[in-house]
Context: one part of a larger RNA
RNA sequence: UUGGGUUUAAAGGGUACGUAGGUGGCCUUAUAAGUCAGUGGUGAAAUGCUGCAGCUUAACUGUAGCACUGCCAUUGAUACUGUAGGGCUUGAGUGUCGUUGAGGCAGGCGGAAUUUAUGGUGUAGCGGUGAAAUGCAUAGAUACCAUAAAGAACACCGAUAGCGAAGGCAGCUUGCUAAGCGACAACUGACACUAAUGUACGAAAGCGUGGGUAGCGAACAGGAUUAGAUACCCUGGUAGUCCACACCGUAAACGCUGUCUACUAGCUGUGUGUGCCUUUAAGGCGUGCGUAGCGAAGCUAACGCGCUAAGUAGACCGCCUGGGGAGUACGGCCGCAAGGUUAAAACUC
Numbered sequence: 001u002u003g004g005g006u007u008u009a010a011a012g013g014g015u016a017c018g019u020a021g022g023u024g025g026c027c028u029u030a031u032a033a034g035u036c037a038g039u040g041g042u043g044a045a046a047u048g049c050u051g052c053a054g055c056u057u058a059a060c061u062g063u064a065g066c067a068c069u070g071c072c073a074u075u076g077a078u079a080c081u082g083u084a085g086g087g088c089u090u091g092a093g094u095g096u097c098g099u100u101g102a103g104g105c106a107g108g109c110g111g112a113a114u115u116u117a118u119g120g121u122g123u124a125g126c127g128g129u130g131a132a133a134u135g136c137a138u139a140g141a142u143a144c145c146a147u148a149a150a151g152a153a154c155a156c157c158g159a160u161a162g163c164g165a166a167g168g169c170a171g172c173u174u175g176c177u178a179a180g181c182g183a184c185a186a187c188u189g190a191c192a193c194u195a196a197u198g199u200a201c202g203a204a205a206g207c208g209u210g211g212g213u214a215g216c217g218a219a220c221a222g223g224a225u226u227a228g229a230u231a232c233c234c235u236g237g238u239a240g241u242c243c244a245c246a247c248c249g250u251a252a253a254c255g256c257u258g259u260c261u262a263c264u265a266g267c268u269g270u271g272u273g274u275g276c277c278u279u280u281a282a283g284g285c286g287u288g289c290g291u292a293g294c295g296a297a298g299c300u301a302a303c304g305c306g307c308u309a310a311g312u313a314g315a316c317c318g319c320c321u322g323g324g325g326a327g328u329a330c331g332g333c334c335g336c337a338a339g340g341u342u343a344a345a346a347c348u349c
Base pairs, nucleotide, nucleotide: 004320005319006318008302012317014201015200016199017198021194022193023192025088026087027086028085029084030083031082033081034080035077036076037075038074039073040072041071042070048066049065050064051063052062053061054060091191092188093187094186095184096183097182098181099180100179103177104176105175106174107173108172109171110154114150115149116148117147118146119145120144121143125136126135162169163168206247208245209244210243211242215241216240220236221235222234223233258316259315260314261313262312263311266294267293268292269291270290271289272288273287274286275285276284277283278281298305299304322349323348324347331342332341333340334339
């Protein structure tokens, strides 16, 4: 490389958009590049295979044929692919009407709780634990009441509920904005799928500048526990957590399951559209899109998957090839740094 694989054994890129490339619906005309057929030429010899022959045999040698799966030319064929032209509407998109949702961004507002401050009532404890102690408190704490301030998060509703490409998204409201889905079948007429390189987005932590800081809380300090305790428990507590702008670019970024298309029994729930029917109901019968549970066939090493496939096929991309060394070294690229990305070998079992 071929072959074989990729939920859990090694292996699906974190996600999307999209360039090159690869692949591509129905009808028709032309062409004849691919494709197929005939013919001609060439495909040196040796080697190879088959037959026969020569050395007593064999190796070896001679001879005839085949093969040399190829290339070139030419004459045809035209189903398929390509190319060029014409047409179509079912793929794709647009439109009209309707609808759904924690989709996104910005602003405003709200109540509960917490902490703090001030004032009041009030007196000796509070707090914490398995038990304690550190800690707080007669300079009046804890508790209760009133007032004020601040920051962060939004109880109930809340749900194998919803939305989003993924990361993710939840108080209420306003503005801006994106998307999906359904009905209609008006418009365009294959405009499509995938996607190396690339670009954008990308939890948490971390980094830079400036703000903010109630609670929580790495580090750190103290108290316990313990043989020890650089921990688990307790009292404090800085960075951080929050905001703005700019970086980082990684996660068990998971459905450990790439994207798209078609096909292949059913049953039960649920979200959201829509059509019809009647006895108008907690109704019935359909039809889409999502989201769950169970299962026919089939698949699977098994577990299990099973129209949301891990079934049956097709298109394209990523990735895998024994364990360790190692996702490391070196080099390149990126980064302020932390580090990221690309990515070996010796050696060893």